[in-house]
Context: one part of a larger RNA
RNA sequence: UGACGGGGGCCCGCACAAGCGGUGGAGUAUGUGGUUUAAUUCGACGCAACGCGAAGAACCUUACCAGGUCUUGACAUCCCUUGCGAAGCUAUAGAGAUAUAGUGGAGGUUAUCAAGGUGACAGGUGGUGCAUGGUUGUCGUCAGCUCGUGUCGUGAGAUGUUGGGUUAAGUCCCGCAACGAGCGCAACCCUUGUCUUUAGUUACUAACAUUAAGUUGAGGACUCUAGAGAGACUGCCGGUGACAAACCGGAGGAAGGUGGGGAUGACGUCAAAUCAUCAUGCCCCUUAUGACCUGGGCUACACACGUACUACAAUGGCGUAUACAACGAGAAGCAAGACAGUGAUGUGGAGCAAAUCUUACAAAGUACGUCUCAGUUCGGAUUGAAGUCUGCAACUCGACUUCAUGAAGCUGGAAUCGCUAGUAAUCGCAGAUCAGCAUGCUGCGGUGAAUACGUUCUCGGGCC
Numbered sequence: 001u002g003a004c005g006g007g008g009g010c011c012c013g014c015a016c017a018a019g020c021g022g023u024g025g026a027g028u029a030u031g032u033g034g035u036u037u038a039a040u041u042c043g044a045c046g047c048a049a050c051g052c053g054a055a056g057a058a059c060c061u062u063a064c065c066a067g068g069u070c071u072u073g074a075c076a077u078c079c080c081u082u083g084c085g086a087a088g089c090u091a092u093a094g095a096g097a098u099a100u101a102g103u104g105g106a107g108g109u110u111a112u113c114a115a116g117g118u119g120a121c122a123g124g125u126g127g128u129g130c131a132u133g134g135u136u137g138u139c140g141u142c143a144g145c146u147c148g149u150g151u152c153g154u155g156a157g158a159u160g161u162u163g164g165g166u167u168a169a170g171u172c173c174c175g176c177a178a179c180g181a182g183c184g185c186a187a188c189c190c191u192u193g194u195c196u197u198u199a200g201u202u203a204c205u206a207a208c209a210u211u212a213a214g215u216u217g218a219g220g221a222c223u224c225u226a227g228a229g230a231g232a233c234u235g236c237c238g239g240u241g242a243c244a245a246a247c248c249g250g251a252g253g254a255a256g257g258u259g260g261g262g263a264u265g266a267c268g269u270c271a272a273a274u275c276a277u278c279a280u281g282c283c284c285c286u287u288a289u290g291a292c293c294u295g296g297g298c299u300a301c302a303c304a305c306g307u308a309c310u311a312c313a314a315u316g317g318c319g320u321a322u323a324c325a326a327c328g329a330g331a332a333g334c335a336a337g338a339c340a341g342u343g344a345u346g347u348g349g350a351g352c353a354a355a356u357c358u359u360a361c362a363a364a365g366u367a368c369g370u371c372u373c374a375g376u377u378c379g380g381a382u383u384g385a386a387g388u389c390u391g392c393a394a395c396u397c398g399a400c401u402u403c404a405u406g407a408a409g410c411u412g413g414a415a416u417c418g419c420u421a422g423u424a425a426u427c428g429c430a431g432a433u434c435a436g437c438a439u440g441c442u443g444c445g446g447u448g449a450a451u452a453c454g455u456u457c458u459c460g461g462g463c464c
Base pairs, nucleotide, nucleotide: 008464009463010462011461012460013459015455016454019419020418021417022416023415026310027309028308029307030306031305032304033303034301035300042053043052064296065295066294067293068292069291070290073121077120078119079117080116081115082114083113084107088103089102090101091100092099093098123285124284126283127282128281132279133278134274135273136272137270139268144183145182146181147180148179149178150159151158152157163174164173165172189262190261191260192259194230195229196228197227198226199225200224204219205218208217209216233256236250237249238248239247240246312412316371317370318369319368320367321366322365328359329358330357333352334351338347339346340345378409383404384403385402386401387400388399389398425447426446427445428444429443430442431441
C1' cells in the first nucleotide's frame, strides 16, 4: 500500500423479509457423472460445467471402432519424362473404395492440358490454452481506476479521490494544499409510448353509389405504413434545505423526475475457457497419429445428479357452436378453393419473389350440453396391430396418424430456485438450424395478479 476479521460506522442489490409460482416425489425428454463397450470421438466441472460448444449424430456430418484399401498422397507449389485423351455415362467384378473394358470428347498440340516419375514437400480435429494471438465468461452496468504539475514524507508512499450534504452514479453542490486532466457514469444510437406534418399503394373506409365481400367507383377524414419534426428540461408553483446541490408535494401533460426496454462492459481479477472456429511457437507422426470406403458407434444401462415437458383434475375433462392477435417465413419455396381418406396425408394446382397470394383454424376466452369426486370420461407412459411422409436407405436409430392397450401419479422429506408490472403466472403463434426430425433455443402477441412493514439476520458488492 493492499487483502482479510465470527472489529466499528454508512449505503446498495429479488440479498433477506412480504407475496405468487416452481424444483426436490411420479412418468417422459434432454445433458452430465458412473458403469459397460471393439468404439461408446473430443471439449466444458462451484457461483461463471451439466436442453453447454451442437441454429437440429439414420448415411453424410464424424473427429471414434472393426474390416477392406492408397502412399508425392483427398488438397498446394516447383522439377523431369511421355503425348495424349479428363469429367460424365454404360457393362462386368466387388460391401464399397476401386479395377478392367466400351462410350464420351473438356483441355492441350513443345505443352497454361493430361498421365507417369523423382524428391523438396503436402497432410495431422496429434500434444502443450501453464509458450501465445484473437475471441469469450466472471466480479459487474458494480462506481470505480488512474495521470500531469504542485505540496507533504529520508523512503515505500500520501494528498487530489478524504470531510458536510446529495445522487442510480467519483452524480452534483459546499468546504479543503491542492489545481487540472483522462478511462469509466450520464448524454449522443436503436426501439416503444403522444401529437403535428408530408405521402396515400398492395394498407384504410366516415359520407355517396355499388357488391356475396372495401368487391368496384370514389375519398385523403380515420386506422396503418415510413420520412421529417415537436415533446420532458426539476422548465413552473409551494414546502424543506446552507441563500447550494438536491429532496418532498402539486399543476399542466400521452408521458415526470434516468418515462419503459435494448445496444453499450473502465483499470483489473480468476496461469478462468478455447491449440476442436481461426491463426500460431515448440514437440511429435510421415507405407501413418495422413487419405478413401463399407458397416458399426456417438442413441449402450444396475444406478446418481442438473435442466425441462406432461400430470395428479371440477378455477377441471370431453362434445358442439362461436370471437379477437403480433413477430415472422416463402421459388429446388409457401401453397388456396375443389376432390379422396376416420386421420397422418394424397390427387390436382389458382395465386404469390409478396402491406396484393400463401403459410394461417391462433389458443386460453364466450355460449350450451355432459361427467359428479372415482385412480375416474383424471392422467397419459408402455405395448400390439395397421398405416402416412421424408429420404439411395427409417433394423440398430426418424417424425406423424388410426384402432386397441391404459403404467406411475391423489400436490411431493431435508433442502432449494425465479419474479417488483403489462412483471410473475398462464395461453397459443412464428423463426433459425433443417430432405426429414424441437418438451430445446430465439422472438411474438393474448389474458393478467399478489406483495414490499422494514434492513435485525443470510449472501454479494461499494465507501470510511

Predicted 3D model of a 464-nucleotide part of an RNA (small-subunit ribosomal RNA, 3' major domain) from an uncultured bacterium. The RNAcentral record of the full RNA draws on ENA.